[in-house]
RNA sequence: GACAAUAGCAAAACCAGAGCAAUCUGGUGACGCAAAGCCACGGGUCCCCUCGGGAUAGCCGGGCUGCCGAA
Numbered sequence: 001g002a003c004a005a006u007a008g009c010a011a012a013a014c015c016a017g018a019g020c021a022a023u024c025u026g027g028u029g030a031c032g033c034a035a036a037g038c039c040a041c042g043g044g045u046c047c048c049c050u051c052g053g054g055a056u057a058g059c060c061g062g063g064c065u066g067c068c069g070a071a
């Protein structure tokens, strides 16, 4: 970050499963994404068997890594 190219990921919804829950996993499916790859370090939000633990990276910031090579 291109009216480029090769690729990639996969929202909602539905089905099955796990979990107290947030939510997650697999399948179908594509709303979108230049890091929508990874990390829970800071903030936010959410859950709970509540003062401790959990979730969210496709909420924001930050860290690490990666494809292409026009302006």
Stems, first nucleotide, its partner, number of pairs: 001068001008033002013028006031058001037064003041061003044056005

Record summary
c-di-GMP-I riboswitch aptamer from uncultured Geomonas sp., 71 nucleotides, folded computationally. Its mean pLDDT, the model's own confidence on a scale to 100, is 90. It matches the Rfam family "c-di-GMP-I riboswitch aptamer". Rfam's curators write: GEMM was predicted in a large-scale screen for bacterial structured RNA regulatory elements. RNAcentral holds the sequence, with entries from MGnify.